[in-house]
Predicted 3D model of a 114-nucleotide RNA (SAM riboswitch aptamer (S box leader)) from Chitinophaga costaii. It was read from a public genome assembly, where an Rfam model found it. Rfam family: SAM riboswitch aptamer (S box leader). About the family: The SAM riboswitch is found upstream of a number of genes which code for proteins involved in methionine or cysteine biosynthesis in Gram-positive bacteria.
């Protein structure tokens, strides 16, 4: 870098550096931001994917349940901030608008392979 699988409406902030835009990309919204954002570092925390331990089932491979949080990652504004494409439902002659709707695509993270 690419592929596969799983998850993405929960949760969790202080300090330092720095000094202008930022919320992945495009577009439309809506937000955050000189009361210092985004980013980087430190500390703290959240969660429980991997690893660890116990356990159900199974010949096994595997598929489940639970514990703990010292290890490898991850995360700590807003659902992945929301929409865009398709479907479903409602209103409407239509254009279009609406919805605690569903899906696709894209993205993020983990694990495995490459």
């Nucleotide at each position: 870098u690419a592929c596969u699988u799983a998850u993405c409406c929960a949760g969790a902030a202080a300090g330092g550096c720095g000094g202008a835009g930022g919320g992945a990309c495009u577009u439309g919204g809506c937000c955050c931001u000189g009361c210092g954002a985004u980013g980087c570092c430190u500390u703290a925390g959240c969660a429980a994917c991997c690893a660890u331990c116990c356990u159900g089932u199974g010949u096994a491979a595997g598929c489940g349940g639970g514990a703990a949080a010292a290890g490898g990652u991850g995360c700590u504004a807003a659902u992945u901030c929301c929409g865009g494409c398709c479907c479903c439902g409602g209103u409407g002659u239509a254009a279009a608008c609406c919805g605690u709707g569903g899906g696709a695509g894209a993205g993020a993270u983990a694990a495995g392979u490459u």